The prediction has a mean pLDDT of 81.
The RNA shown here (transfer RNA) has 73 nucleotides and comes from Zea mays.
The RNAcentral record of the sequence draws on Rfam.
[in-house]
RNA sequence: ACUCAUCUAGCUUAGUCGGUAGAGUAUAAGGUUUUUAACCUUGAGGUUGUGGGUUCAAGUCUCAUGGUGGGCG
Numbered sequence: 001a002c003u004c005a006u007c008u009a010g011c012u013u014a015g016u017c018g019g020u021a022g023a024g025u026a027u028a029a030g031g032u033u034u035u036u037a038a039c040c041u042u043g044a045g046g047u048u049g050u051g052g053g054u055u056c057a058a059g060u061c062u063c064a065u066g067g068u069g070g071g072c073g
Base pairs, nucleotide, nucleotide: 002071003070004069005068006067007066010025011024012023013022019056027043028042029041030040031039049065050064051063052062053061
């Protein structure tokens, strides 16, 4: 240089035919317990790598660009 995959909550990740974003873990508060751990309940935490385009509507389609990993030589 060419080529493929990937980027979503602090971390690991799901998201179907485009219909307006969830889980686990961590974290905060409360309950239970003599206390801790474990368990139970509730909450907070996302403009989906970045910037455009299409659309009534984009994590999803499209263009450009960046990061990471693999393949080829």
Record summary:
The organism belongs to Zea, within Eukaryota. It matches the Rfam family "tRNA". The family's RNA type in Rfam is transfer RNA.